[in-house]
Order: sequence, then C1' cells, then structure tokens
RNA sequence: CGGGACGUAGCUCAAUCUGGCAGAGCAAUGGACUGUAGAUCCAUCGGUUGCCGGUUCAAAUCCGGCCGUCCCGA
Repeated sequence: CGGGACGUAGCUCAAUCUGGCAGAGCAAUGGACUGUAGAUCCAUCGGUUGCCGGUUCAAAUCCGGCCGUCCCGA
C1' cells in the first nucleotide's frame, strides 16, 4: 500500500441476509427465602447500535467517507 471480517448495555453475544417497538444471559441494585452467607425465585437498573453524512414514511440493518481491532497478500 491492496483485500477481507468485525465494532450493539459494565462483560459475552443475538437482531443485519429479508429495513418496521433495540433484546437475551451474566454482572449491578432492591425484595422474598435463610441463624448469616451462598443457591433459588421476583422486580428494577443499564444503549448517541464506533463516528460523520446520504437514501427512505421509517436505518443497528442499505450506500459513501473516516476511526479502531483482527486476518490475508505485497
């Protein structure tokens, strides 16, 4: 320098192909239970979907540019 994959909650990842209310598990907080704790159960909290634009009635999803990580090639 060229090509490819990925970037979503504190963490691990779905949803992308086929545009239509942003979700699950773990963690955290509160409660029930328990002699205490753990386990279990219930509830709650938690997001500029990497950034900036474009298309669209509507974008995590499609298009362009940029940034970052990883892989391949030179």
Transfer RNA from Candidatus Thorarchaeota archaeon AB_25, 74 nucleotides, folded computationally. The RNAcentral record of the sequence draws on ENA. The source organism's lineage runs through Archaea, Promethearchaeati and Candidatus Thorarchaeota. It matches the Rfam family "tRNA". Rfam classes the family as a transfer RNA. The coordinates come from a structure-prediction model, not an experiment, and the mean pLDDT is 81.